[in-house]
Molecule: transfer RNA
Organism: uncultured Patescibacteria group bacterium
RNA sequence: GGUCGCUUAGCUCAAUGGUUAGAGCACUUCGUUCACAUCGAAGAGGUUGAGGGUUCAAGUCCCCCAGCGACCA
Numbered sequence: 001g002g003u004c005g006c007u008u009a010g011c012u013c014a015a016u017g018g019u020u021a022g023a024g025c026a027c028u029u030c031g032u033u034c035a036c037a038u039c040g041a042a043g044a045g046g047u048u049g050a051g052g053g054u055u056c057a058a059g060u061c062c063c064c065c066a067g068c069g070a071c072c073a
Stems, first nucleotide, its partner, number of pairs: 001072007010025004018056001027043005049065001051063003
């Protein structure tokens, strides 16, 4: 330099172009316990990597940039 893939909650990951973007773990509070753990209940946490476009509607499609990874040279 070229080709391809990935980027969504603190972490690991879902989400057919459509109704409030979810799950597990982690975190906070409460209950249970002498206490801790386990378990149960509730809660908080997201400009879906940046920018632009298409569309009535974009996490999803298109363009561009950035980061990470694999392969080729």